[in-house]
RNA sequence: CCUGUAAAAGGGCGAACCCGUCGCAAGGCGGGGGUGCAAAGCCACGGGCCCUGCGGAGCAAAGGGUAACCGGGCUGCCAGG
Numbered sequence: 001c002c003u004g005u006a007a008a009a010g011g012g013c014g015a016a017c018c019c020g021u022c023g024c025a026a027g028g029c030g031g032g033g034g035u036g037c038a039a040a041g042c043c044a045c046g047g048g049c050c051c052u053g054c055g056g057a058g059c060a061a062a063g064g065g066u067a068a069c070c071g072g073g074c075u076g077c078c079a080g081g
Base pairs, nucleotide, nucleotide: 001081002080003079004078012037013036017032018031019030020029021028022027035068041074042073043072045071046070047069048066049065050064051063052062
């Protein structure tokens, strides 16, 4: 530097769902849980999707969310070459 077919060691993360809490919401955080994950580590940069205050529909803008939707950037364990 490339690869992740199979296995192993030490470990790591934590879907749905439930409880608490914050938020208008999407959703975040903490606890339980464990589907799964070799980047399921970090970053909203590009695309996608979701949300935005009595209720419903459409268009546009703005703001927000999603990194476990894809791409990109940075970093990284083990094994093989």

The prediction has a mean pLDDT of 80. The RNA shown here (c-di-GMP-I riboswitch aptamer) has 81 nucleotides and comes from a Fidelibacterota bacterium. Taxonomically the source falls in Fidelibacterota (Bacteria, Pseudomonadati).